[in-house]
Context: one part of a larger RNA
RNA sequence: CUGGGCGUAAAGGGUCCGUAGGCGGCUUUUUAUGUUAGAAGUAAAAUCAAAAAGCUUUACUUUUUGAGGCUUUUAAUACGUUAGAGCUCAGAGUUUGAAGGAAGAUAGUAGAAUUUCAUAUGAAGGGGUGAAAUCCGUAGAAUUAUGAAGGAAUACUAAAGGCGAAGGCAAUUAUCUAUUUCAAUCUGACGUUGAGGGACGAAAGCAUGGGGAGCAAACAGGAUUAGAUACCCUGGUAGUCCAUGCUGUCAAAGAUGAGUGCUCUUGUUUGAAUUAUAUUUUGGACAAUUAGUUAACACAUAAAGCACUCCGCCUGGGGAGUACGGCCGCAAGGACGGAACUC
Numbered sequence: 001c002u003g004g005g006c007g008u009a010a011a012g013g014g015u016c017c018g019u020a021g022g023c024g025g026c027u028u029u030u031u032a033u034g035u036u037a038g039a040a041g042u043a044a045a046a047u048c049a050a051a052a053a054g055c056u057u058u059a060c061u062u063u064u065u066g067a068g069g070c071u072u073u074u075a076a077u078a079c080g081u082u083a084g085a086g087c088u089c090a091g092a093g094u095u096u097g098a099a100g101g102a103a104g105a106u107a108g109u110a111g112a113a114u115u116u117c118a119u120a121u122g123a124a125g126g127g128g129u130g131a132a133a134u135c136c137g138u139a140g141a142a143u144u145a146u147g148a149a150g151g152a153a154u155a156c157u158a159a160a161g162g163c164g165a166a167g168g169c170a171a172u173u174a175u176c177u178a179u180u181u182c183a184a185u186c187u188g189a190c191g192u193u194g195a196g197g198g199a200c201g202a203a204a205g206c207a208u209g210g211g212g213a214g215c216a217a218a219c220a221g222g223a224u225u226a227g228a229u230a231c232c233c234u235g236g237u238a239g240u241c242c243a244u245g246c247u248g249u250c251a252a253a254g255a256u257g258a259g260u261g262c263u264c265u266u267g268u269u270u271g272a273a274u275u276a277u278a279u280u281u282u283g284g285a286c287a288a289u290u291a292g293u294u295a296a297c298a299c300a301u302a303a304a305g306c307a308c309u310c311c312g313c314c315u316g317g318g319g320a321g322u323a324c325g326g327c328c329g330c331a332a333g334g335a336c337g338g339a340a341c342u343c
Stems, first nucleotide, its partner, number of pairs: 004314003007297002012311001014200004021193003025087005033080002035076008048066007091190001092187002095184006103177007110154001115149006125136002162169002205246006214240002219235004257310006265288009275278001292299002316343003325336001327334002
């Protein structure tokens, strides 16, 4: 390399868009480039295959024939290719109408709660724990009432529910943007995958400027303990929030790449259409399960079943996702990524 694989054993890229490339609906005509068949020429030998022969036998050696490459030529036309014409609720898309949703962005608004402050109330405790103490409090805490400030998050509804490519998204109103589904409509294969490339990408972190209620790495104190750089408690700064720009990672998981077709039965749920009002069709989300698959667990029309297309990745454990090198980054680090040695 061929091969065999990738849910859990090594292995699906975090996700999408998309360039080159690969692959590609139905009908008909065409081409004869791939393909198939025949013929001719040519190509050192060895090698390879078959059949023989020679060494006692094998290996080996020898002989004959063949295979494979290239060129020319004659045909065939099913499939692919080339060129032309057509088809379509049959892949994909357009337009119109209807419907759905925590999809995104921006700007307002709302009510609970925590905290702080002010005034009044109120008295000697409060807080906290397994028990305590640090801590707050007669300079009047805690409690109760009224008012104010400010920041963050949106109880119930809430669901195996919904939306989004993934990350993710939940008070409410408005505006803007995108998407999905259904019905009709038109275009007529316009598709699919996608090396490089681009965009997005939780949390933490970084830069600049704001903001700072609660929570809270670090840190301080109190406990616990043999010790306690912890678990528990009292405090508490970065951070968490906003704007702009970086970072580009995760058990980024369904540990399951994307697309297409085919393949039991039953129940739940969420959208849409239809109609005889409980039927049919269709887009999702779940539960059980037949065949089949699987090492087993399990998966089972949302496949890990049966097939096809394209991409990514794996090839014993450790060394190691380390070193080196260049690339990216402000840095932290990231991506690419070994070997010696060892078992």